[in-house]
RNA sequence: UCCCGAUAAUCGCAAAACUGGCGAAAGCCAGUGACGCAAAGCUACAGGGGCUUACGCGGCAAUAGCCGCAUGCCAGCCAGCUGCCGAA
Repeated sequence: UCCCGAUAAUCGCAAAACUGGCGAAAGCCAGUGACGCAAAGCUACAGGGGCUUACGCGGCAAUAGCCGCAUGCCAGCCAGCUGCCGAA
């Protein structure tokens, strides 16, 4: 230094749910709250994967509508980058 990760030290984050707000939705923000987390820090066209389908485009349909496609999202799915501590 890398791997690794403790019933160590220090500093942290905050799932579900509820309340308020934004959004078509997925989801996000704030508060309460802790399921958990050694990267639960950062990165979302230009790695993989997942969620949503308002507008638009395409297909189907007599219409209503249905299906497909991210310019929308998820980093607490994997991944990439960076980083604190140091028992075995």
Predicted 3D model of an 88-nucleotide RNA (c-di-GMP-I riboswitch aptamer). It was read from a public genome assembly, where an Rfam model found it. Model confidence (mean pLDDT): 85 of 100. It matches the Rfam family "c-di-GMP-I riboswitch aptamer". Gene Ontology term of the family: cyclic-di-GMP binding.